A computed fold for a 92-nucleotide RNA from Peribacillus kribbensis DSM 17871, annotated as c-di-GMP-I riboswitch aptamer. NCBI's taxonomy places the organism under Bacteria, Bacilli, Bacillaceae, Peribacillus, Peribacillus kribbensis. The prediction has a mean pLDDT of 80. Its Rfam family is "c-di-GMP-I riboswitch aptamer". From the family's description: GEMM was predicted in a large-scale screen for bacterial structured RNA regulatory elements. It was read from a public genome assembly, where an Rfam model found it.

RNA sequence: UUGAGAAAAUGGCAAACUUAUUGAAAAAUAAGGGCGCAAAGUCGCAGGUCUAAGGUUUUCUCCUUAAAAACUAAGACGGCUGGACUGCCUUG
Numbered sequence: 001u002u003g004a005g006a007a008a009a010u011g012g013c014a015a016a017c018u019u020a021u022u023g024a025a026a027a028a029u030a031a032g033g034g035c036g037c038a039a040a041g042u043c044g045c046a047g048g049u050c051u052a053a054g055g056u057u058u059u060c061u062c063c064u065u066a067a068a069a070a071c072u073a074a075g076a077c078g079g080c081u082g083g084a085c086u087g088c089c090u091u092g
Stems, first nucleotide, its partner, number of pairs: 002092004012037002017032006035079001041085003045082003048077003054072006
């Protein structure tokens, strides 16, 4: 410098679920919890997924408001895939 992760060590992270708070929601944060993870470290860069407060259009009503439906990310997910950067242990 580079390939690999069978076994092992030191440690690390923390799914579902519960409680509290925030949020329109998706979801996030904290505590408990532990399904899993060798990048489950960082970056929403590309794709994908979720949500739809607000916005647009339509329908209904029809004076308006209200209501319903469709579309929409400026909201979110890095523990969905790819990409970029960095890194522990063992081993070739």